[in-house]
RNA sequence: UUCUUAUCUAGAGAGGUGGAGGGACUGGCCCUUUGAAGCCUCGGCAACAGACUUAAAUAGUACUGUGCCAAUUCCAGCAAGCGAUGUGCUUGAAAGAUAAGGA
Numbered sequence: 001u002u003c004u005u006a007u008c009u010a011g012a013g014a015g016g017u018g019g020a021g022g023g024a025c026u027g028g029c030c031c032u033u034u035g036a037a038g039c040c041u042c043g044g045c046a047a048c049a050g051a052c053u054u055a056a057a058u059a060g061u062a063c064u065g066u067g068c069c070a071a072u073u074c075c076a077g078c079a080a081g082c083g084a085u086g087u088g089c090u091u092g093a094a095a096g097a098u099a100a101g102g103a
Base pairs, nucleotide, nucleotide: 001103002102003101004100005099006098007097008096013042014041015040016039017038021031022030023029025077026076027075028074043069044068045067048065049064050063051061052060053059073095078092079091080090081089082088
């Protein structure tokens, strides 16, 4: 980098540093000098894999490896159905994210 499988309406932030961006992309909308991203420290959430508990588990613990801690993956993007002109609702894809396994 790519493929497969699973999940994505729940949950969880303070301090320091830094100094203008951030929310993947596009459009919208939003967050941000009452301090963005990044980095550091501490804390927390979750339970995918390992480990452990158990007779066993799809149950439990949260020790290890990841992940995450504004807004449903912030909403939409493509297609179908419903509705009927208020561009609304539902479902499925696509794209993306994370984990595990493979190439």

This is a predicted structure of a 103-nucleotide RNA (SAM riboswitch aptamer (S box leader)) from Terrihalobacillus insolitus.
The sequence was found by an Rfam model in a public genome assembly.